FMN riboswitch aptamer (RFN element) from Cytobacillus horneckiae, 149 nucleotides, folded computationally. It was read from a public genome assembly, where an Rfam model found it. It matches the Rfam family "FMN riboswitch aptamer (RFN element)". A reference for the family is Wilt et al. (2020), "FMN riboswitch aptamer symmetry facilitates conformational switching through mutually exclusive coaxial stacking configurations", J Struct Biol X.
Formats: sequence, structure tokens, C1' cells
RNA sequence: AAUAUCCUUCGGGGCAGGGUGAAAUUCCCAACCGGCGGUGAUGAGGGGGGACCCUCUUAGUCCGUGACCCGGGUUCGAAUUUUUUUGAAAACGGUGGAUUUGGUGUAAAUCCAAAGCCGACAGUAUAGUCUGGAUGGGAGAAGGAUGGA
Repeated sequence: AAUAUCCUUCGGGGCAGGGUGAAAUUCCCAACCGGCGGUGAUGAGGGGGGACCCUCUUAGUCCGUGACCCGGGUUCGAAUUUUUUUGAAAACGGUGGAUUUGGUGUAAAUCCAAAGCCGACAGUAUAGUCUGGAUGGGAGAAGGAUGGA
């Protein structure tokens, strides 16, 4: 140093304008948004005479993953009173959306151009964008402590 354990902090954006209607940020026209890790032919900076190397950076729709939902139920609690009922709940498992065409090129699922497409649950005039569970949870990020050949 790596790995490990612990602590702290951080950790999601978005309906302008218009139409219909008694009522819609929910329908229609139109507008807007893109969590986290990886990959990476992008971009920027630096080094080298050069081949090339280093750092940062580049995907909603490629791989994985989180939130929501379902199962699960070590464990903790309440009631009952010896058997049941019930609340919370970790690991773990399941479910869970979406891309093509053209260009360049040795090579494109990531570059450039164009046209598409997708977005938990509950509430409400049918919601990716409003309100709510949520002052929650969280992939993970940064910093620190201990330990450490």
C1' cells in the first nucleotide's frame, strides 16, 4: 500500500404555451427530465524526438444495479396463556422499461446526424413531471479512524 472493520458527510431531474371540459400540470397539441457502478473509437489537459504514455471526462434505451412491488422470514416486540394471533424486520430470492437508420472508420450498442422509444405504487378526470408513503429507504461517492507486510 492492498484487503478488513468502524465512523461521519453527501447521495434525482422534469409539463412553458395552448385545446376540450363542470372538473385534467392526468386526455389532446406541444414542452420538459434522465439515479448509481462498469464498459468505452469522445473531449480536455499534461509528458515524450517519436511509436506512445499518464490524468480527468464521454450511454435514460449495452452489461450490472438502487428506489417501488411480491415472496421470504434468522431476529425483536405486543396480546393470549401454553398454544395461537399480531406488529416490525435483516440475509436471500423473484418481478422490474426502452433503439433504429444513415455517416465516418480497421472496428460504433457509446462518436456525429436524423427519427423513435421508455419511465414503480397509492390518490385524483386516465400522471415519468402534481400530491403522498418519504424529515423514509438507497445503489453508491467522498473523507476520517483503527488495524495492517